The RNA shown here (small-subunit ribosomal RNA) has 1458 nucleotides and comes from an uncultured prokaryote. RNAcentral holds the sequence, with entries from ENA. The coordinates come from a structure-prediction model, not an experiment, and the mean pLDDT is 84.
[in-house]
RNA sequence: AGAGUUUGAUCAUGGCUCAGCUUGAACGCUGGCGGCAUGGCUAAGACAUGCAAGUCGAGCGAGAAUCUAACUUCGGUUAGAGGACAGCGGCGAAAGGGCGAGUAACGCGAUCGUACGUACCCCAAGGUGGAGGAUAGUCACGGGAAACUGUGCGGAAUACUCCAUGUGCUCUAAGGCUUCGGAUCAAAGGCUUGCCGCCUCGGGAGCGGGGAACGUCCUAUCAGGUUGUUGGUGAGGUAACGGCUCACCAAGCCGGAGACGGGUAGCGGGUGUGAGAGCAUGACCCGCCGCAUCGGGACUGAGACACUGCCCGGACUCCUACGGGAGGCUGCAGUAACGAAUCUUCCGCAAUGCGCGAAAGCGUGACGGAGCAAUGCCGCGUGUAGGAUGAAGCCUCUCGGGGUGUAAACCACUGUCAGGUGUCAGUAAGAAACUGAACAGCACCAAAGGAAGGGCCGGCUAACUUCGUGCCAGCAGCCGCGGUAAUACGAAGGGCCCGAGCGUUAAGCGGAAUCACUGGGCUUAAAGCGUACGUAGGCGGACUAAUAGGCAUCUUGUGAAAUCCCACGGCUCAACCGUGGAACUGCUCGAUGAACCAUAGAUCUUGAGGCAGGUAGGGGCUGUCGGAACGAUAGGGGGAGUGGUGAAAUGCGUUGAUAUCUAUCGGAACACCGAAGGAGAAAUCAGACAGCUGGGCCUCUCCUGACGCUAAGGUACGAAAGCGUGGGUAGCGAACGGGAUUAGAUACCCCGGUAGUCCACGCCGUAAACGAUGUGCACUAGAUCGAGGGGGUUUUGACGCCGCUCUGGUCGAAGCGAAAGUGUUAAGUGCACCGCCUGGGGAGUACGGUCGCAAGGCUAAAACUCAAAGGAAUUGACGGGGGCUCACACAAGCGGUGGAGCAUGUGGCUUAAUUCGAAGCAACGCGAAGAACCUUAUCCAGGGCUUGACAACGGCGGAUUAGCUUCCUGAAAGGGAAGUGACACCCUUGGGUGGAACGUACACAGGCGCUGCAUGGCUGUCGUCAGCUCGUGCUGUGAAGUGUCGGGUUAAGUCCCUUAACGAGCGCAACCCCUGUCGUUAGUUGCUAACAGGUAAUGCUGAGGACUCUAGCGAGACUGCCGGUGUCAAACCGGAGGAAGGUGGGGAUGACGUCAAGUCCGCAUGGCCUUUAUGCCCAGGGCUGCACACGUGCUACAAUGGUCGGUACAGAACGACGCAAUACCGCGAGGUGGAGCAAAUCGCUUAAAGCCGGCCCCAGUUCGGAUUGCAGGCUGCAACUCGCCUGCAUGAAGUUGGAAUCGCUAGUAAUCGGAGAUCAGCUACGCUCCGGUGAAUACGUUCCUGAGCCUUGUACACACCGCCCGUCAAGUCAUGGAAGCUGGCAGCGCCCGAAGUCGCCUCGAUUCAGGGGUGCCCACGGUGAGGCUGGUGACUGGGACUAAGUCGUAACAAGGUA
Repeated sequence: AGAGUUUGAUCAUGGCUCAGCUUGAACGCUGGCGGCAUGGCUAAGACAUGCAAGUCGAGCGAGAAUCUAACUUCGGUUAGAGGACAGCGGCGAAAGGGCGAGUAACGCGAUCGUACGUACCCCAAGGUGGAGGAUAGUCACGGGAAACUGUGCGGAAUACUCCAUGUGCUCUAAGGCUUCGGAUCAAAGGCUUGCCGCCUCGGGAGCGGGGAACGUCCUAUCAGGUUGUUGGUGAGGUAACGGCUCACCAAGCCGGAGACGGGUAGCGGGUGUGAGAGCAUGACCCGCCGCAUCGGGACUGAGACACUGCCCGGACUCCUACGGGAGGCUGCAGUAACGAAUCUUCCGCAAUGCGCGAAAGCGUGACGGAGCAAUGCCGCGUGUAGGAUGAAGCCUCUCGGGGUGUAAACCACUGUCAGGUGUCAGUAAGAAACUGAACAGCACCAAAGGAAGGGCCGGCUAACUUCGUGCCAGCAGCCGCGGUAAUACGAAGGGCCCGAGCGUUAAGCGGAAUCACUGGGCUUAAAGCGUACGUAGGCGGACUAAUAGGCAUCUUGUGAAAUCCCACGGCUCAACCGUGGAACUGCUCGAUGAACCAUAGAUCUUGAGGCAGGUAGGGGCUGUCGGAACGAUAGGGGGAGUGGUGAAAUGCGUUGAUAUCUAUCGGAACACCGAAGGAGAAAUCAGACAGCUGGGCCUCUCCUGACGCUAAGGUACGAAAGCGUGGGUAGCGAACGGGAUUAGAUACCCCGGUAGUCCACGCCGUAAACGAUGUGCACUAGAUCGAGGGGGUUUUGACGCCGCUCUGGUCGAAGCGAAAGUGUUAAGUGCACCGCCUGGGGAGUACGGUCGCAAGGCUAAAACUCAAAGGAAUUGACGGGGGCUCACACAAGCGGUGGAGCAUGUGGCUUAAUUCGAAGCAACGCGAAGAACCUUAUCCAGGGCUUGACAACGGCGGAUUAGCUUCCUGAAAGGGAAGUGACACCCUUGGGUGGAACGUACACAGGCGCUGCAUGGCUGUCGUCAGCUCGUGCUGUGAAGUGUCGGGUUAAGUCCCUUAACGAGCGCAACCCCUGUCGUUAGUUGCUAACAGGUAAUGCUGAGGACUCUAGCGAGACUGCCGGUGUCAAACCGGAGGAAGGUGGGGAUGACGUCAAGUCCGCAUGGCCUUUAUGCCCAGGGCUGCACACGUGCUACAAUGGUCGGUACAGAACGACGCAAUACCGCGAGGUGGAGCAAAUCGCUUAAAGCCGGCCCCAGUUCGGAUUGCAGGCUGCAACUCGCCUGCAUGAAGUUGGAAUCGCUAGUAAUCGGAGAUCAGCUACGCUCCGGUGAAUACGUUCCUGAGCCUUGUACACACCGCCCGUCAAGUCAUGGAAGCUGGCAGCGCCCGAAGUCGCCUCGAUUCAGGGGUGCCCACGGUGAGGCUGGUGACUGGGACUAAGUCGUAACAAGGUA
């Protein structure tokens, strides 16, 4: 100090989340020792038991037990000592200890101040004389269960009463002071020989009572509160002031700086956190306050309205003999209860302190200690050193290794803590002595022995692998992981971080500048009130002298201690503790200063306002008038339609419409001028004229003299729609009716049409009321265009020019801004004041209040839910957006498909099986360039084999085996049996060993099994489309842009020009192949012009290289030349020459990428699965199955034809498991036979259409050939399922094909035949090549499809096959309303009225006390009407979230009606 998370990416806004520190904590796992602290936060709910306040015999009387002595009738009695229990009396019990319910208050805090009190203590002065009557205890007799209590005798005091004295108090006493006089009021003794007491008065210390301004939480959805209330006079009361109380008088007092009410809460020193400012908090310790079962009350006393006192009332508990009584742990322990949760019914008065006492001493759950709890902080330990190219185990692996890891073992050593033995100080001493509940140190002994865990390892955030699991189980603080290769789940190994702890949860602060004082914002992200006027408040011009409230400096007092900080010191260190200092940022006394703020005064004119003179204007209100258009009414004329739409229809019209002319009536709105124009606070304002009226601007610088700015509340105005009353109504026109459209059409379009729109008066008070930009003032470059008014220049004037001022726009510097943008009309720089914002949804909703006739407005939440929502800009993609341009894309043509039959592929169906894949274009004559068996597959049914059909490695075994021959069984595979019988080496009768083989067991082989969404490779497609990128530079905060845009041009990102770009790469083109012309070289198997020979004929032969041809090398074409156009360009158009002309034609060649496109069944390959089977072998069947549908083809429907006869001309392939000639046989397929040929030599090999001639004569035919029968041929082990061919016979559908759709731009389409691969044969009509004949058309780019570039919009980015809205249906959750039902809280009226103070009456009497009665006040209680706040409630309203539900398509593109 930051980080994660909205996006394809970016910047900014904004929320959510994390890392830090802390705790009186709790929970989970784990747990060795010690020191110091801390420990019922919940039920101020209830409590068993014990203890927590007593003491004094030196105030008083009485006096048990016991002891001594005497006497004794031996029962006891008397005297003395003794002093228990209890009583009277004194002091204490009001402290100490506990808790935080109540309290928003003079309660607390800090600062002032006094109308007061004070036992014990200190100081000073004076005094302490006399007299008297009771009473408790005790004793006797009673009552009662008990608690307790009655009567009587007697009897004491430092208890009580009276008299005296009076330093002195008080009174007499008046405005004050002094003196004198008068009145009144005291006392207690004890022990003892010097002390303690007592009384009066004065002073002090400490403590307390009371007062004041200031500070002290949330709420305005609490705005008015108050009647002893506010003040006065008098009286009472108090220690004392005071409405504290009462009588009378007055009507005040408090409140927007928040009264009153509601909610919550003890306050402070401090504590936690934070850089600080703050925020949160108030355990432990200290100060103050309040409380003591709940409520009320007084008594006693110096002090209380009293925690362990009294009285009364209530609730609760206990005892009871039922008549009555007793009690109060929020003291220390402890109990149950509550709760996530918090300890021993311990020891001691030794220390510190308190009470009493003269003292000894007694008491003390205050306190000092111990116990329990890892609750916290601090310290220590669980060993130390050596020890391997590194054991075992475990994990991993590419099987080589690597990790755990010097870790262990092992060896050497040490002795902290715990344990044992011994010893012994201090806490303890202030006259000396005594006194220890509890705790320390030191020395020695033994032995590595008794002592390590927790969390995490996807990013944030330090730390990674394997296995299991398979959107399951689970994880998760946020983002998010998991659907078969999970570093995110679970486990293991390894690692990281802490360590007697580690994590989790909860809570506080921080990060969060995310409430912003320090330190934020408001055009578009949340946020400027619709506008103005104005009250309070805030702020305020120049100059002058004064005051001293603020302010500044110095100073006085205070700010308790503890805490924090610093220094030093004490426990071995630390935590902890001690001493001293600093600090406590604050308040306060006094002094000084006078700049600034403030206050009161004086002056000024520039802010503001006014007078005067001008001026522009749809500024406002009222009235009058006008023309056009429209509709209606009447009339004329006219004669069939009109109107409306994309197209129609409804509507109107022969009872005469529409169109047209004339006249009259009506209401609303005011064309042109008119504009980027004007006016107004905004809303808004437009025909003309008149009247009334508001504001602005300019000029003069005459007057006032700060009169100003802003503005919470408040008031006024305020579009449209709407509401009330009364008018008005031409046109338009919600609702409504009809016609269309549509799947539907409660819409868009059309025909009608009511409210309304208009007027008057009154409401409403809202709008995207927008510049989404509050008002005012000042300052900070310019340029330009409007509108208003002055001035200057020109002798005057017009025009023009210059300059002043007010106002409305545009473009722009700096600056600002997230950017878009803004930019003297600021969103710049400052000042003043107001309003508003704080994640999205829920919601501008509910409730409450208030306004309104209503509709509704204003004010305005929460539960719950999400991790985003939103802004600007970027790149793409898309659009029923735009522009430019291409392509057999359309158009123009030619020929097809779709109809028929057949072939073939696919779907579907069927089947034991019909193996698998391919699926819009880009699957479907595709993989398959050959399914009868084989092929062939996890296809089907069946028969077999199990280390295997194939490969390679080693172990063991024993004997043979391999091969060959024969036999049995079987469909075959296979199984069984017999015979024969090898190879190499060593020694050699024979034996041994070895390779292969066999058997066996194990690793393994095998798999066309799965995953093309784990992959390689290859391929398709966009597309032979012209694109796709990079380096450097530049621009931008950035994503990105520029380059690659623009103007031309091209088939082309082809080239040229321009240019913050300059270059480059992959593509284009070219280079390569074929073909078209020529040259040259070479002539065999090719060729044959000339020469020669020969034949029936033929380059047949000699020969030749001329020609053709073959196949090598070259030439040729480059917009090179001419003319024109064009920017002096690129290029285009035309022409010449040329075999060929602008890429000559064709092929090969396919950029970055897209489709998780295709292929695991070509091959390769990860993972998974299988192993007597999903492997291997075999025979048979299937892949050919057929109501049907589709694709691709073939053959046709005929005369441009069919058929018969004759006849001509190719090219390119192929041939030895082959091509096969001549010849012969067969109608033919074919057969016999075999010359020749590994091929420019031989063969396939007759090319066909064509041409010539004959027939057919428009017919289901001499078209067409399906189907079927018979007879044959060929291949093959084998043609039944299921081959091809031939001959004869048969002769089906079909007469040019609906919607729709395909190919082709020239040697192309169309048409004709030929060859090849695969292959025994063939389903080939397929595919791939070859040549023959050989067209038509293209005006053009509006439209359909696809593509490229530029631009625009976007809420899309899985990218329009996108996104997304609302109702309904289902489930869950929270919430509002609701007839009511049921709690709580605080008051009010009335009734009742305990105890008690005060007062009164009466009895008593000399008084006092006391008894009885009564008045006021009053707790509790009762009752009534309301208020506030909860719970619950049939039913009901919307909301949120959920699986892929239903209906539509509203929004995002012109979203298809912006």